[in-house]
């Protein structure tokens, strides 16, 4: 230095142009003699950042940055 994948909530992770799923965790609640388990409800006005197209962007397209893998 090329190249390719991938950045989405405290954690994993979905989602290929119209309102961002699910679980783990945390928080509140019903239950309980008190717990746990269980069910029930909360949580992303900035989906790494800057700009571009479009009526409309996480999503397309340039540019940077980090993280990993391949070639030299």
């Nucleotide at each position: 230095g090329g190249c390719g994948u991938g950045g989405u909530a405290g954690c994993c992770a979905a989602g290929u142009g119209g309102u961002a799923a699910g679980g783990c965790a945390a928080c509140g609640g019903u239950c309980u003699g008190c717990a746990a388990a269980a069910c029930c409800g909360u949580u992303a006005u900035u989906c790494a950042c800057c700009g571009g197209u479009u009526c409309a962007a996480a999503u397309c397209c340039g540019g940077u940055c980090c993280a990993c893998g391949c070639c030299u």